[in-house]
Molecule: Glycine riboswitch aptamer
RNA sequence: UUGACAAACUCUGGAGAGUCUCAGUAAAUGAGCGCCGAAGGUGUAACGCAGUUCUUCUGCCGCAAUGCAGGAAGGCUGUCUAUCUCUCAGGCAAAAGGACAGGGCGUAAAUG
Numbered sequence: 001u002u003g004a005c006a007a008a009c010u011c012u013g014g015a016g017a018g019u020c021u022c023a024g025u026a027a028a029u030g031a032g033c034g035c036c037g038a039a040g041g042u043g044u045a046a047c048g049c050a051g052u053u054c055u056u057c058u059g060c061c062g063c064a065a066u067g068c069a070g071g072a073a074g075g076c077u078g079u080c081u082a083u084c085u086c087u088c089a090g091g092c093a094a095a096a097g098g099a100c101a102g103g104g105c106g107u108a109a110a111u112g
Stems, first nucleotide, its partner, number of pairs: 001110002009104005018033001020032004034092003040088001041086001043084001048079005054074004058069003
């Protein structure tokens, strides 16, 4: 001087759906009806990974049966896992929050 990867921290952007009705001065809260998906969480894919010789093919030994393979394809089981799903939680004016994205920070390392 250049400068990762991941996490934390920080800055910026960041959607959807009722300022619904009643009680409460309003908010919070409670009850009721109607909705949203992007805190979190549930469930489940595709891909990948592992197992299984269950089927077929290929190769090797062999007269054949059969056996072997660190081989291939398919099936089955398990696992990983979403912006899909459920709406449990959360949310439905503003504020707050907000998956995700970009920047910063710092550092491994490299060069002089």